c-di-GMP-I riboswitch aptamer from a Candidatus Rokuibacteriota bacterium, 83 nucleotides, folded computationally. It matches the Rfam family "c-di-GMP-I riboswitch aptamer". Rfam describes the family as follows. GEMM was predicted in a large-scale screen for bacterial structured RNA regulatory elements. Rfam links the family to the GO term cyclic-di-GMP binding. The source organism's lineage runs through Bacteria, Bacteria candidate phyla and Candidatus Rokuibacteriota.
[in-house]
RNA sequence: UUCCGAUAAGGGCAAACCAGUCGUGAGGCUGGGACGCAAAGCCACGGGUCAGGCCGGGGAUGGCUGACAGCCGGGCUGCCGAA
Numbered sequence: 001u002u003c004c005g006a007u008a009a010g011g012g013c014a015a016a017c018c019a020g021u022c023g024u025g026a027g028g029c030u031g032g033g034a035c036g037c038a039a040a041g042c043c044a045c046g047g048g049u050c051a052g053g054c055c056g057g058g059g060a061u062g063g064c065u066g067a068c069a070g071c072c073g074g075g076c077u078g079c080c081g082a083a
Base pairs, nucleotide, nucleotide: 004081005080012037013036017032018031019030020029021028022027035070041076042075043074045073046072047071048068049067050066052065053064054063055062056061
C1' cells in the first nucleotide's frame, strides 16, 4: 500500500413510525425515533423500481421530463487496524 473486516477503540449515519413543512405526485427537508449500516459519505453513468404531466402509437407499448444512492452494478473520496 492492496485485499480484508473484530462482541477492538474513538466517533459517525439513521429504516419503519410520529409531528411540522415543501411538492400535483413519486418524494424532499427539519425535529423526534432506531431497524439496521464499514462507505447507510458523494455522483442518476448502466440496469431496476416508483410518480405526475406531455408527446407518439390502432393496440401492445415507446419517448421526454422527474424521484429513489438504505435495490444491484459502476465512478470519486474517506476513519480505525485484530486475525